Small-subunit ribosomal RNA, central domain from Erythroxylum urbanii, 349 nucleotides, folded computationally. Its mean pLDDT, the model's own confidence on a scale to 100, is 85. It matches the Rfam family "Bacterial small subunit ribosomal RNA".
[in-house]
Context: one part of a larger RNA
RNA sequence: UAGGGCAUAAACCAUCUGUAAAUGGAUUUUUAAGUCCACCAUCAAAUCCCAGAGCUUAACCUUGGAUAGGGGGUGGAAAUGGCCAAGCUGGACUACGAUAGGGGCAGAGGGACUUUUCAGUGGAGCAGUGAAAUGCGUAGAGAUCAAAAGAACACCAAUGGCAAAAGAACUUUGCUAGGCUGACACUAACACUAAGAGACGAAAGCUGGGGGAGCGAAUGCGAUUAGAUACCCCAGUAGUCCUAGCCGUAAAUGAUGGAUUCUGGGCAUUGUACAUAUCGAUCGGUGUAGUGUUAUAGCUAAUGCGUUAAUUAUCUCGCCUGAGGAGUACAUUCGUAAGAAUGAAACUC
Numbered sequence: 001u002a003g004g005g006c007a008u009a010a011a012c013c014a015u016c017u018g019u020a021a022a023u024g025g026a027u028u029u030u031u032a033a034g035u036c037c038a039c040c041a042u043c044a045a046a047u048c049c050c051a052g053a054g055c056u057u058a059a060c061c062u063u064g065g066a067u068a069g070g071g072g073g074u075g076g077a078a079a080u081g082g083c084c085a086a087g088c089u090g091g092a093c094u095a096c097g098a099u100a101g102g103g104g105c106a107g108a109g110g111g112a113c114u115u116u117u118c119a120g121u122g123g124a125g126c127a128g129u130g131a132a133a134u135g136c137g138u139a140g141a142g143a144u145c146a147a148a149a150g151a152a153c154a155c156c157a158a159u160g161g162c163a164a165a166a167g168a169a170c171u172u173u174g175c176u177a178g179g180c181u182g183a184c185a186c187u188a189a190c191a192c193u194a195a196g197a198g199a200c201g202a203a204a205g206c207u208g209g210g211g212g213a214g215c216g217a218a219u220g221c222g223a224u225u226a227g228a229u230a231c232c233c234c235a236g237u238a239g240u241c242c243u244a245g246c247c248g249u250a251a252a253u254g255a256u257g258g259a260u261u262c263u264g265g266g267c268a269u270u271g272u273a274c275a276u277a278u279c280g281a282u283c284g285g286u287g288u289a290g291u292g293u294u295a296u297a298g299c300u301a302a303u304g305c306g307u308u309a310a311u312u313a314u315c316u317c318g319c320c321u322g323a324g325g326a327g328u329a330c331a332u333u334c335g336u337a338a339g340a341a342u343g344a345a346a347c348u349c
Stems, first nucleotide, its partner, number of pairs: 003321004007303002015199003021193001023191001025088001027086002031082001035077006042070002049065004054060001091190001092187001094185001096182002099179001103176007110153001114149004120144002125136002162167001205246006214240002219235002222232001257316004265294010298305002322349003331342004
């Protein structure tokens, strides 16, 4: 490289947008570069292959013949892919009318909890554990009452809804993105994937400025223990929160890339449309877009997957190629740093 693969064995980039590029619906036309057909010349001889001849045979030698294939030329074919032109509506987009939602950003408001502080009442314990002790408290704790501060939003809550992923839940206002659906109005293939590139990206960490209630790496005590740099307890700094930047990684998981397509069902649930039913609402039915569960065919090494496929097919990107050495060394790029990205070999088995 090819082949075969990528849920769990090595292997889908954390996620998305999108450039080059690959691939691309259905009808008619043009052209003939791809493609296909015919003919012409050519690809030295020897060798190889086939049929003969000659050495007693064979090896050997020698005569004749031939396919396939390549590049070149001439003439043709037009199904298919490409090109040209025109029209089509099923893919895709837009407009119009409805609709669900913790989608995003910003502002305003709220109560419960916790801690602290001031004042009053009160007067001996509180806290903590397996049991204790350190700790707090007659300089008046704990309890009770008021105020302040910071962080998080009980119930509703779900097998539920939303978002590209990360994620997102008190209430309300403003701005804003996407989805689904109806009728069938507009454009007319405008599509799909996507190297490089860009955007976003939990937690921890870093820089400047705020904030700091609770929790709490580090640290200091008290215990436990043979020891106890731990588990348990009392304290407690960074951090956790906000703002402006950086970092760019996670078992970033559905361990399953994206898009289109085909293929039996049952049960549950969310949104929505229609018809029916009904006094009305619900229930039930059908369609559609999700979310689950069970299971047929099929697939799979098995587990299992099973219309949300790991089924049937097509297009396309990424990645894998024995284990260790090693996600290491070196080099480059990025970063304030921590480090990140790219990423070997010797050697051993």